[in-house]
RNA sequence: GCCGGUGUAGCUCAGUGGUAGAGCAGCAGUUUUGUAAACUGCAGGUCGUCAGUUCAAUCCUGACCACCGGCUCCA
Numbered sequence: 001g002c003c004g005g006u007g008u009a010g011c012u013c014a015g016u017g018g019u020a021g022a023g024c025a026g027c028a029g030u031u032u033u034g035u036a037a038a039c040u041g042c043a044g045g046u047c048g049u050c051a052g053u054u055c056a057a058u059c060c061u062g063a064c065c066a067c068c069g070g071c072u073c074c075a
């Protein structure tokens, strides 16, 4: 340099052109002598960045950024 994949909550991951979710973690409560466990609830997001298409984009298109993988040529 080229090709492909990934980027969504603190972590691991779903998701769909029409209000963004789960598990774990966190916080509060119930329970317990107390802790853990269990149960209930709460909070937590510029959906990598910029642009384009659209009435409407996390989703489609393009460029860029980051990470991962592969390829580069001879003997």
Base pairs, nucleotide, nucleotide: 001071002070003069004068005067006066007065010024011023012022013021018055026042027041028040029039030038048064049063050062051061052060